Record summary
Large-subunit ribosomal RNA, domain VI from Lachnospira eligens, 265 nucleotides, folded computationally. Rfam family: Bacterial large subunit ribosomal RNA. The full RNA is in RNAcentral, with records from ENA. The coordinates come from a structure-prediction model, not an experiment, and the mean pLDDT is 90.

Context: one part of a larger RNA
RNA sequence: CGUAGGAUAUCUGAGAGGAGCUGUCCUUAGUACGAGAGGACCGGGAUGGACUGACCUCUGGUGCACCGGUUGCAUUGCCAAAUGCAUAGCCGGGUAGCCAAGUCGGGACGGGAUAAACGCUGAAGGCAUCUAAGCGUGAAGCCCCCCUCAAGAUGAGAUAUCCCAUAACGUAAGUUAGUAAGACCCCUUGAAGACGACGAGGUAGAUAGGCAGAAGGUGGAAGUGUGGUGACAUAUGGAGCUGAUCUGUACUAAUAGGUCGAGGG
Repeated sequence: CGUAGGAUAUCUGAGAGGAGCUGUCCUUAGUACGAGAGGACCGGGAUGGACUGACCUCUGGUGCACCGGUUGCAUUGCCAAAUGCAUAGCCGGGUAGCCAAGUCGGGACGGGAUAAACGCUGAAGGCAUCUAAGCGUGAAGCCCCCCUCAAGAUGAGAUAUCCCAUAACGUAAGUUAGUAAGACCCCUUGAAGACGACGAGGUAGAUAGGCAGAAGGUGGAAGUGUGGUGACAUAUGGAGCUGAUCUGUACUAAUAGGUCGAGGG
């Protein structure tokens, strides 16, 4: 821009893409078959491999604004306690998120038309013949079924709901303007994201931050008391601290404002 007014939701599915794999074991059954050795079809069940999708409860990895230990130097006058630098100084753990080595799932079932093949009926050609007319069975393959996208499918589809028949100019076609429903700018932002986009919100508000509580993590803070010559231990006290998680709460910021947007074959 189009989709014969302007919108908001929800669909249909022309078409396109994806997937399509397979082992072993048990049973049927040591049955059918076979002199024996051996050893099934058909059918039922279990469990794997590789591939693939999603997820983070579990097992773990990472986790540079989480907690602790510790070395050297410097600084806060000193002790103590801290802070800075040294690869995050080094080391031990670790929330969320992300992830696999972790967890759950998938290939199925079924239908249709067929290939090779096997048939029925059956002439030409009194017989025979699956074929010439006609009718069947039949594959991991084909078309559906399953998953995803999809009406720019210009062949531009459907359903529901909302907004309405203003003003100026013009003979009219129409043009312009302010609006309606609605949308956007702007702002707070996100398990969304390169940017656009998409989602949640904007005071009639829990959108983000803060704060409070909780979870989870770390692992016993500082100060003080007590014991010990002392290093240190111990009590106060599962202490103190705590990023992303959960719940609550308008304390802070989403204020104010602006723009676009129909008048209908």